SAM riboswitch aptamer (S box leader) from an uncultured Acidimicrobiaceae bacterium, 88 nucleotides, folded computationally.

RNA sequence: UCACCAUCCAGAGCAGUCGAGGGCCGUGGCCCGGUGACACUGCCGCAACCGGCCCUUUGGGCACGGUGCGAACGCCACGCGAUGGAGG
Numbered sequence: 001u002c003a004c005c006a007u008c009c010a011g012a013g014c015a016g017u018c019g020a021g022g023g024c025c026g027u028g029g030c031c032c033g034g035u036g037a038c039a040c041u042g043c044c045g046c047a048a049c050c051g052g053c054c055c056u057u058u059g060g061g062c063a064c065g066g067u068g069c070g071a072a073c074g075c076c077a078c079g080c081g082a083u084g085g086a087g088g
Base pairs, nucleotide, nucleotide: 001088002087004085005084006083007082008081013043014042015041016040017039021032022031023030025079026078027077028076029075044070045069046068049066050065051064052062053061054060055059074080
């Protein structure tokens, strides 16, 4: 980067630093943000896609490892996206 398969109305935050924007991108909305958002760092947590382990094995469990995630239904609509797996 390309296509494929699966999922996307559930769930989960404190602190430090920074200092004005942010909610992927476009348009129209709407919402969050000096009562410090967003981002980075530390720890914590959620979840269970893959690996691992266990069991009473068409399944169930653990949460050790790899991700991912921790405002609002992916915030809503249309386009468009995100995450995981195994591949080119």